[in-house]
Context: one part of a larger RNA
RNA sequence: UUGCGCGUACAGCGAGUGUAGACAGAUAUUUAAUCCCGAUGUGAAAUACCCGAGCCGAACUUGUGAGGGGCAUUUGGAACUGGGGAACAAGAGUGUGGCAUACGGAGGUAGAACUCCGCGUGUAGCAGUGAAAUGCGUAGAUAUGUGGAAGAACACCGAUGGCGAAGGCAGCCUCCUGGGAUAGCACUGACGCUGAUGCUCGAAAGCGUGGGGAGCAAACAGGAUUAGAUACCCUGGUAGUCCACGCCCUAAACGAUGACAAUUGGCUGUUGGCCCCUCUAUGGGGCGAGUACCAAACCUAACGCGGGAAAUUGCCCGCCGGGGGAGUACGGCCCCAAGAUUAAAACUC
Numbered sequence: 001u002u003g004c005g006c007g008u009a010c011a012g013c014g015a016g017u018g019u020a021g022a023c024a025g026a027u028a029u030u031u032a033a034u035c036c037c038g039a040u041g042u043g044a045a046a047u048a049c050c051c052g053a054g055c056c057g058a059a060c061u062u063g064u065g066a067g068g069g070g071c072a073u074u075u076g077g078a079a080c081u082g083g084g085g086a087a088c089a090a091g092a093g094u095g096u097g098g099c100a101u102a103c104g105g106a107g108g109u110a111g112a113a114c115u116c117c118g119c120g121u122g123u124a125g126c127a128g129u130g131a132a133a134u135g136c137g138u139a140g141a142u143a144u145g146u147g148g149a150a151g152a153a154c155a156c157c158g159a160u161g162g163c164g165a166a167g168g169c170a171g172c173c174u175c176c177u178g179g180g181a182u183a184g185c186a187c188u189g190a191c192g193c194u195g196a197u198g199c200u201c202g203a204a205a206g207c208g209u210g211g212g213g214a215g216c217a218a219a220c221a222g223g224a225u226u227a228g229a230u231a232c233c234c235u236g237g238u239a240g241u242c243c244a245c246g247c248c249c250u251a252a253a254c255g256a257u258g259a260c261a262a263u264u265g266g267c268u269g270u271u272g273g274c275c276c277c278u279c280u281a282u283g284g285g286g287c288g289a290g291u292a293c294c295a296a297a298c299c300u301a302a303c304g305c306g307g308g309a310a311a312u313u314g315c316c317c318g319c320c321g322g323g324g325g326a327g328u329a330c331g332g333c334c335c336c337a338a339g340a341u342u343a344a345a346a347c348u349c
Stems, first nucleotide, its partner, number of pairs: 005319002007303002012317001014201004021194001023192001025088001027086001029084003033081001035077002038074005049065001051063004091191001092188005097182001099180001104176006115149007125136002162169002206247006215241002220236004258316001260314004266294001268292004273287005299304001322349003331342002334339001
C1' cells in the first nucleotide's frame, strides 16, 4: 500500500463543538499545476530476451537486434481534478407569521403523605413474620381529635405522549434563556459535510468545604433462619441521599446500530404544524416533520432489519484481527484521594 469487517460472533469514541486535513451543488468562461496524444534526449557495458555464429554437443564464448519501470525538454489538447474572475438558486443560512414543548437557569408558592413535638379523648396492648423474637407500651403506647415544626418527593392528568446532542428532564406561578417543526414571501449566494489533536457537557457512586437531615438506607448492632449464615426475613441505624461552591469523568453512558447526503413498494396508529373537500359530523383527503407496530423486494449465519434500513450508493471520522495472560504491568499524562486514560510482553491452550 492492498484487504474482510464493526445490531447480537472481535469491532461505533458517552455526547457535542470545532482547528488542521479529506471530500464537496449548478452555468458558461479563462488558465494549464494535474491529466491525455505525439516528438526529441536519456535510460553505460556486462547480465536477462529474440535470431544467428564458434568449440563433436552442452555448459561456456561471441555478433546483431529488440525491449526497458521511468525522468527531462517540447508541439498540441482541454473532458475531468485544481486555480482565477463572473453569473445562478435546488444545498446551507437569515428575516417574517402563528405553533408545540417535563430543554436549561433563578426566584416564589400550594396540597396530600411520612416523621417528630404540644394538648384532649381513651386503655392494654402495638409492631413484625412462614412462624417468631429483638423492638415500642401502665413513666399511658397503638388508635382517634386538634394545633405546630421540619425535610424530601410531586398522586390523578400520564400515554409505544412531549422536549433535549447525549447524560437527562414532571405539582403550580413569574423572570431570564436554548433549540425545533411548519407556512408563504423576501434576502445572502456554496457561506457546505466530516472532523486527528483541542475545548465543552457528561447518570449513579465517590471526594473537599460549609449547611441541612423527614423518609429511605451501604457500614454497623441486635433478633431469627441454618450444620454454619459475616446473607436472604425482622427491629434499629451512621455515612449517603437534599442544598451551595469546587472536584471526579466512569456505566448494559444501549437502538449494544458514528455523522451527513441521495435513491427505492405498501398497511395501521399516534404527536406538532399547514392546506383542501363536503352532507359541518365524534367526518374525509393531502403535504412536510417526529414517534411506534406490521410487512413486499432487498439484505442477513440466523435471529431479524425493512423509507427512522441492518436495502442500494457517495463522503469523512472512529474502531477490529483466536481464547487466556489483561483493559493488567511498566512508562507517560490527569487527579486531593479513590482512581481514570493511553497500553504491552513473557508464558499458556